This is a predicted structure of a 1359-nucleotide RNA (small-subunit ribosomal RNA) from an uncultured prokaryote.

């Protein structure tokens, strides 16, 4: 300055009154309640019953007063310090803030005369009446002072109970108590004075842990553990300390100081205390939301409305535990499809699914919709109260009107089987099984325990059991455990009776009277808080839950009874205990004395070479005279013989005789005493031998030590030797398998038969027999033990007291205490670690145990092996391979009864791939045959003949070629996954079974004894009676005889006939050959035996005691041996771990071992003569006479399917001849050349024959084998496998022995019986060093912290 409003009372300012809000002070009341938490506390803290000597703000009901003054201080005002926190000032002011005077019923204090002490007002109303007009009066509430009562909730005393530890035994000084001060709300050493006492084995003190209780868990209970959540009760608040206000505190969100720690500062200072509720961080195996609301309940304040309230309420949530529901119902066989599994058939999953028909609780969605709410306000009608229609209070009535939870519970509708099952567990405890994968690995395990190639135990699948919105697992409690035992164990060997008297405390304690009435018994009162548990009822849909009443809390405390038994008191008795008397036994003690025997030493005589010792020796002793042996003498020690499951004594001990002193038992008979007992924690004495001390002794005997053996060594055992020691006195030690591994006392309980010491009795007077009683022995009933065992001298049946024991180890140890000279003894753990240790009996195996027996086991004897050299296996080296397996006895001449190729499986090179072989489809061809060349072969190519058979006329079988897969094939693993078969002990004689008896059982028993025998053969005997598989015998051979038959076999007699010959006729007698009978059983006879079995001996016989030989192998054991004879489950290869050919290996060659051969010689070798078998084989065979070859052998071909012919001469033997002890006339290896033979083929790599070669080798170390009679030696002979190609194997005759006294050794085996720590069974089982790895832990020059006793200092706040 502009603009809108307003204009005569308005707007705006300014001041005063008033109301709401909201903040600071004064004042009053609450902050001591509610909520947390378990650090301290072993205590009147708690819990349970009493108690007196106190004080309660607020409530409730009394009696009594409330008069009249007074002076300050916050706020607030001014100016300061300080960073802050805060602070000292100046100046003013109310009050139910202070402070005096005034009154005292009743209070308190007192010497009983007396004395002392209070206080506060504020609000609302108004009718008279008074007023100074404020106001007084008066009247409802509210507040205030005084004092007794009640309630209420503190404070204090007391009995009783409340953890472990004695390796913590002594504590205590205001500590116990009197009296009187002082203090306290109030008794009291609470404080001060006097006094000297108090507590403690019924556990003081001191260490260690812990809050208690109601009650929770578990248990049948009695315990036992434990104290979340609820409830009560006491402590605590950051540690520590202290008072202040205050009815109440020594105070959780109060003050004051130290301390420790965080934060802040301007460095001078200040602030702080979550164990209130949430939350953070640490810290751990682990434990919630920085929510919502004061709507109910309470609770402080307020007159009240209200306000405050992480007391509280409800809610959230994949949080914890109880409890409900729910995830569907019902039908549905083609038993789908798929998964596992399979004996390939099926079987499960499994009506399970699908499919059809229904349901919709709980989740979803929409709709409605309780109670928890009763107060409160306000409006009206009443009643009290008063003067009163105010006020207050209080009643009914209308309207209002208050919910955090909450989208509540809870009801209706909608839709659709729809959105909704896991978790252990399956080897046995314990309900539930296959399959695959691992293959001691990876894992599992709560106990046992599972995995090493067929895991119901591991992982995985299917299927199965079991809970179920849960299941499983860890930790913890309790039961099961009678495994600390109060109900309710125990001690002889399983852990466990002191080494043993006496005796204290303390437990127990005959018989009777009476009295108490403490124990004990009943009744009754009071209290045992609710909540919990039981029982009945109610309400949430039912239960959990929540609620109502009972019951119940066994306990304490008072009181009224009984009065049997216990206990206490009083008195009696005499059965236990005990004293006196008269006896009797004895190594009972203690000291003293003596005595003979014997050792050893010294002296001396005789004497002369040894002695002494051991298994056998050596040191030692001894010619310097030993040992022997006379005599004398010295010391020491121990007492022969009596002697004895005798005897005394607590135990330990205890032994010539003598007396002296001394203990205990026992027994007779009366008499006293009148329970005077019995055990006995602690105590105290004895107490072996060793083993200290000090001093003595010292004979013999002997740790340590010395020498000599033995020994692998021998620090031992045996020998010579020796000192402590043993002995003695005096003091220690205190322990023993100090044992009956059995504590002491006292009662009961069948017997028999010894012995020791008494006493009675009887006759027949005895070496007599009967009772009885103390002791000590055997055996045995009932009983009892886990069983062996005890059993009147209990380990039975009851009592009373001690002591000791609770899995083995550590450990009877460490630390400490307490004894002690010392050694050491006593008391007595723990950490760790194991799943056991331990008793007693069984059954077996085993023993440098024990009895009996037996076998070529030894011993006697004969011949061997091992020593040469080959052959042959086999380790071992080697190899491309040297193919595999067997491995003490029981593998090694074995598989193998026979590897040049094959075989064969190993190796090298080459070649197939449904295949070398079987089954099945398809197509093609008959099926086969002849010839060529290439190639090591396999194999591929080329080539030629050939059309069968049967048809329903389509095809068919057989066979080859080619192709598809299913298969085939594996001598490839596993004999530790089998079967079958063999080996072994072992042809030893054992090994079971039924019934029935013993035993608790495992088991015994039979089946052991007594005799026999080869025999578990027989026979007797027996609580055992049968039985079975072994044994024997039955079988088959041989050895006599008989009948039958009589060829091929035989030939006596006839006849025949040859060089000869059963060759022929014949014959059926003999050999023989094969079939069937006879015989021999211990049958006869003596003898021994037990009147038996059964041995011995003999007769007769061919045989005589199983005639001789084979076959034939019980129940097991050795996971023996065999997947390579074969079969067979798993496994594993599949163009190769299969088939195939060709070589080449098994056949190597420093060694080492088994098993054989052949010898080394003269009982031989060599050469010549000459005899005598048996049992075999033979057609792709035997091959014969004959010739030929020196010989293997060739050639010939009769002859034989075999008693017919061949193989095929048997050899030693027997007889003549040589060689003379020699590396030979032994020996025959090597190596040379030269042939046969069999094979396609003898190089690697075959037998065999002939010249020549002529090696080791002279009887074999240690050590080892076989064998008892037609055997051993020794000699040849055949056969199987075989084309060939045995010194091996099996078989066969011939000739022909020696020795066994006899069971001590060795070696196996059988029975009985003992011991045992063994049972994988002595090749077990187990101890202790050392090496090395690791784990822990000790010591250690020190060094740092804690707790604690005992003494000192220093001091803050405060009182």
């Nucleotide at each position: 300055g502009a603009u809108u409003g307003u204009u005569u009372g308005a707007a705006c300012u300014u001041g005063a009154g008033g109301u709401g809000a909201c903040g600071a002070g004064u004042g009053g009341c609450g902050g001591a309640g509610g909520g947390g938490u378990g650090a301290g506390u072993a205590a009147c803290g708690c819990c349970u019953a009493a108690g007196a000597a106190u004080g309660u703000a607020c409530c409730u009901g009394g009696u009594a007063g409330a008069g009249g003054g007074g002076g300050a201080c916050a706020a607030c005002u001014u100016g300061g310090g300080g960073a802050a926190a805060c602070u000292a000032a100046u100046g003013c002011u109310a009050a139910u803030a202070c402070c005096g005077c005034a009154u005292a019923c009743g209070c308190c204090c007192u010497a009983c005369g007396g004395g002392g002490g209070a206080a506060a007002g504020g609000g609302g109303g108004g009718g008279a009446c008074c007023u100074u007009c404020g106001g007084g009066u008066c009247u409802c509430g509210c507040g205030a002072u005084a004092u007794g009562a009640u309630a209420u909730g503190a404070g204090c005393c007391u009995g009783c109970g409340u953890u472990a530890g004695a390796u913590u035994a002594g504590c205590u000084a205001g500590u116990u108590g009197g009296u009187g001060g002082g203090g306290u709300a109030a008794a009291g050493g609470u404080u001060c004075u006097c006094a000297a006492g108090g507590c403690g084995a019924c556990g003081a003190u001191c260490u260690a842990u812990a809050g208690a209780u109601g009650g929770u868990c578990u248990g049948a209970a009695a315990g036992g553990a434990u104290g979340a959540u609820c409830a009560c009760u006491g402590a605590c608040a950051c540690u520590g300390g202290a008072a202040c206000u205050g009815a109440g505190a020594c105070a959780c969100g109060g003050u004051c100081c130290a301390c420790a720690u965080u934060c802040u500062u301007a460095c001078g200072g200040g602030a702080g205390g979550g164990a209130g509720c949430a939350g953070u961080g640490g810290g751990g195996a682990a434990u919630a939301u920085u929510g919502c609301g004061c709507a109910a309940u309470g609770g402080g304040c307020g007159a009240a409305a209200g306000g405050c309230u992480g007391a509280c309420g409800g809610c959230c949530a994949u949080g914890u535990g109880c409890c409900g529901c729910g995830u569907g119902u019902g039908u549905g066989a083609a038993g789908a499809a798929g998964g596992c599994u399979c004996u390939a058939g099926g079987g499960u999953c499994g009506u399970a699914a699908a499919g059809c028909a229904c349901u919709u609780u709980a989740a979803g969605c929409g709709a409605g919709g309780a109670g928890g709410a009763a107060a409160g306000g306000u409006a009206u009608a009443g009643g009290g109260u008063u003067a009163a229609u105010a006020g207050c209070c209080u009643u009914g009535u209308g309207c209002u009107g208050u919910g955090a939870c909450g989208u509540u519970a809870c009801u209706c509708g909608c839709a659709g089987a729809a959105g909704a099952a896991g978790c252990a567990c399956c080897g046995g405890c314990u309900a539930a099984c296959u399959c695959c994968g691992u293959g001691c690995c990876a894992g599992c395990a709560g106990c046992c325990g599972c995995g090493g190639u067929a895991a119901u135990a591991c992982g995985g699948a299917g299927g199965g059991u079991g809970c179920a919105a849960g299941c499983g697992u860890u930790a913890a409690u309790c039961g099961g455990a009678a495994u600390u035992a109060c109900u309710g164990g125990g001690c002889g060997u399983a852990a466990a009776g002191c080494g043993c008297u006496c005796g204290u405390a303390g437990g127990c304690g005959g018989c009777u009277u009476g009295u108490u009435a403490a124990g004990u018994c009943g009744g009754a009162u009071g209290u045992g808080a609710a909540a919990g548990c039981c029982c009945c009822g109610g309400g949430c849909u039912c239960a959990a839950c929540c609620u109502g009443g009972g019951a119940a809390c066994u306990g304490c405390a008072u009181u009224c009874g009984a009065u049997a038994c216990u206990g206490g008191c009083a008195g009696a008795c005499u059965a236990g205990a005990g004293u006196a008397u008269a006896g009797u036994a004895g190594a009972g003690g203690a000291g003293g004395g003596u005595a003979g025997a014997a050792u050893u030493u010294c002296u001396u005589g005789u004497g002369u070479a040894g002695c002494a010792g051991u298994g056998a020796a050596a040191u030692g002793c001894g010619c310097a005279g030993a040992u022997a042996u006379g005599a004398g003498a010295a010391g020491g020690a121990a007492u022969a013989c009596c002697a004895g499951u005798g005897g005394c004594g607590a135990a330990g001990g205890c032994g010539g005789c003598c007396a002296c002193c001394u203990g205990g038992a026992c027994u007779g008979a009366u008499a006293c005493u009148g329970a005077c007992g019995c055990u006995g924690a602690g105590g105290u004495g004895c107490g072996a031998a060793a083993g200290c001390g000090u001093g003595g002794g010292g004979a013999g005997c002997a740790a340590a030590c010395g020498g000599g053996a033995u020994u692998a060594g021998a620090u031992a055992c045996c020998c010579c030797g020796g000192u402590a020691g043993u002995c003695c006195a005096c003091g220690c030690c205190g322990u023993a398998a100090a044992c009956g591994a059995u504590g002491u006392c006292a009662a009961c309980u069948a017997g028999c038969c010894g012995u020791u010491g008494g006493g009675g009795g009887a006759c027949u007077u005895g070496a007599u027999c009967c009772c009885u009683u103390a002791g000590u022995g055997g055996c045995g009933c009932a009983g009892c033990u886990a069983a062996c065992g005890c059993a009147c001298u209990a380990a039975g049946u009851a009592g009373a007291c001690c002591g000791c024991c609770u899995g083995g180890g550590g450990a009877g140890u460490a630390c400490g205490g307490u004894c002690g000279c010392a050694a050491g003894a006593u008391u007595a753990a723990a950490a760790c670690u194991c799943a056991a240790a331990u008793g007693a009996a069984u059954u077996g195996a085993c023993g440098g145990g024990g009895g009996c027996c037996c076998g070529c086991a030894c011993a006697a004897g004969c011949g061997g092996u091992g020593g040469a050299g080959c052959a042959u296996g086999u380790g071992g080296u080697u190899u491309a391979a040297u193919u595999c397996g067997a491995u003490g006895c029981a593998a090694c001449g074995c598989g193998a009864a026979g590897a040049a190729c094959c075989u064969u499986a190993c190796c090298a090179a080459g070649a197939c791939u449904u295949g070398a072989c079987a089954u099945c489809c398809u197509g093609c061809g008959a099926a086969u045959u002849u010839a060529c060349g290439a190639g090591a072969g396999a194999u591929a190519g080329a080539u030629u003949g050939g059309u069968g058979c049967c048809u329903u006329c389509g095809g068919g079988a057989a066979c080859g070629c080619a192709g598809u897969g299913a298969c085939a094939g594996g001598u490839g693993c596993u004999g530790c996954a089998u079967g079958g078969c063999u080996g072994u002990c072992g042809u030893c004689a054992g090994c079971u079974c039924g019934u029935g008896u013993c035993g608790u059982g495992a088991g015994a028993u039979g089946u052991u004894g007594g005799g026999u025998u080869a025999a578990g053969u027989c026979c007797c005997g027996u609580a055992a009676c049968g039985a079975g598989c072994g044994c024997a015998a039955c079988c088959c051979u041989u050895g006599u005889c008989c009948u039958u038959a009589g060829u091929u076999g035989c030939u006596a007699g006839c006849a025949g006939g040859u060089u000869a010959a059963g060759c022929u006729g014949a014959g059926a007698a003999c050999u023989c050959u094969a079939a069937g009978g006879a015989g021999a059983c211990u049958g006869c006879c003596g003898g021994u035996g037990a009147c038996a079995a059964a041995c011995c001996g003999g007769a007769g016989g061919a045989a005589g005691g199983u005639g001789g030989g084979g076959a034939c192998g019980a129940c097991g054991u050795c996971a023996a041996g065999u997947c390579a004879u074969c079969a067979u489950g798993g496994c594993c290869c599949u163009u190769a771990c299969g088939a195939c050919c060709u070589g080449g290996g098994c056949u190597a060659c420093a060694c080492a071992c088994g098993u054989g051969c052949u010898a080394c010689a003269a009982u031989g070798g060599c050469c010549g003569g000459u005899a005598c078998a048996g049992a075999g084989g033979g057609u792709c065979g035997c091959u014969a006479a004959g010739c030929c070859g020196c010989g293997a052998g060739g050639u010939g071909g009769a002859g034989c399917c075999a008693a017919u012919c061949c193989c095929a001469u048997a050899a030693a033997a027997c007889u003549g001849g040589u060689c003379g002890u020699a590396g030979u006339c032994c020996g025959g290896a090597u190596u040379g050349g030269a042939g046969u033979c069999u094979g396609c083929a003898c190089c690697u790599c075959g037998a065999c024959u002939c010249c020549a070669u002529g090696a080791a080798g002279u009887c074999g170390g240690a050590a080892u084998c076989g064998c008892u009679a037609g055997u051993a030696a020794u000699c040849g002979u055949g056969a199987a496998u075989c084309a060939g190609a045995a010194u091996g194997u099996c078989a066969c005759g011939g000739u022909g022995a020696a020795u066994a006294c006899g069971u001590u050794c060795c070696c196996g085996g059988g029975c009985c019986u003992u011991g045992u720590a063994c049972a994988c069974a002595c090749c077990g089982c187990c101890c202790g060093u050392c090496a090395c790895a690791c784990c822990a832990u000790g010591g250690g020059a020190g060094u740092g912290g804690g707790u604690u006793g005992c003494a000192a200092a220093a001091g803050a706040a405060g009182u």
It matches the Rfam family "Bacterial small subunit ribosomal RNA". The sequence is in RNAcentral, with records from ENA. Its mean pLDDT, the model's own confidence on a scale to 100, is 83.